Overview:
A computed fold for a 265-nucleotide RNA from a Pseudomonadota bacterium, annotated as Bacterial large signal recognition particle RNA. Rfam family: Bacterial large signal recognition particle RNA. The family's RNA type in Rfam is non-coding RNA gene. A source record names the gene ffs.
RNA sequence: CCGUGCUAGGCGGGGAGCUAGCGGUGCCCUGAACCCGCAAUCCGCUUUAGCGGGGCUUAAUUCCCAACCUGAGGGACAAGCCUGUAAGGUCUGACGUCGGCAAGUGGUGUUGAGGGCCAGGUCCUGCGCAAUGGAAAUCCGUGAACCGGGUCAGGACCGGGAGGUAGCAGCCCUAAGCGGACACUUCCAUGUGCCGCAGGGUAGCCUGGCCGGAGCUGGCUACCGGCGUACGCUUGGAGGCUUGAUCUCGAAGGUGGGUGCACGG
Numbered sequence: 001c002c003g004u005g006c007u008a009g010g011c012g013g014g015g016a017g018c019u020a021g022c023g024g025u026g027c028c029c030u031g032a033a034c035c036c037g038c039a040a041u042c043c044g045c046u047u048u049a050g051c052g053g054g055g056c057u058u059a060a061u062u063c064c065c066a067a068c069c070u071g072a073g074g075g076a077c078a079a080g081c082c083u084g085u086a087a088g089g090u091c092u093g094a095c096g097u098c099g100g101c102a103a104g105u106g107g108u109g110u111u112g113a114g115g116g117c118c119a120g121g122u123c124c125u126g127c128g129c130a131a132u133g134g135a136a137a138u139c140c141g142u143g144a145a146c147c148g149g150g151u152c153a154g155g156a157c158c159g160g161g162a163g164g165u166a167g168c169a170g171c172c173c174u175a176a177g178c179g180g181a182c183a184c185u186u187c188c189a190u191g192u193g194c195c196g197c198a199g200g201g202u203a204g205c206c207u208g209g210c211c212g213g214a215g216c217u218g219g220c221u222a223c224c225g226g227c228g229u230a231c232g233c234u235u236g237g238a239g240g241c242u243u244g245a246u247c248u249c250g251a252a253g254g255u256g257g258g259u260g261c262a263c264g265g
Stems, first nucleotide, its partner, number of pairs: 001265006009057003012030004020046005034054005063258003067255004073249004077244007085236004091232001093231001094229007103221003106217003115211008123200006129193002131190006138181005148173004156165003
């Protein structure tokens, strides 16, 4: 070095999660990836860390890796952005509201501003007048079976008679009452009045007059302050997306290296 037969090894690996830890089932990535049984109410194990059974392959393109390069993907962390959520009211912001100021603007003002003085009104009290309403009075009508008046037919009673007496119905009248009219008169009342007189009051407002001679006002903007809302903002927490000369694990690929036993030639 060659041939034959074996054996270790290999027939996938990784991430997050779970776990005291490891591996697996389930999820995700990679990938050319033997079969059966078990497993989330978990399953099997203990640093040689799935267990049990079966099959294929063979010391190398295939097994192993102290190392280097590339590197899918996962995780951590950080930053930025977005969307909900809870709270705050510190803020040069935003919005609302109130006050101030008078710079700008608007309005008003020499056909006279603000201010000052005077008079009147508005206000109060009393009286009057008027109006309205009510009552009384007045006027008209009505108004009593008997117990109101007058006249009392008929009839009744007394009387010898003359005559007298009481008196129903009817008619006339009237009292209380009832109804109406109400111009005038009296009394009372009033959410009445461009009314009158007298007194009081007069802060403000209105009207008028006089003095005087240039401001006055505060609608809008700006500025200042108070209060409110919680949009911005701040703080806590949740979710999503993006990024990273960051950290970490890392499939896979490449480079480089390593690895038997027996017999025969």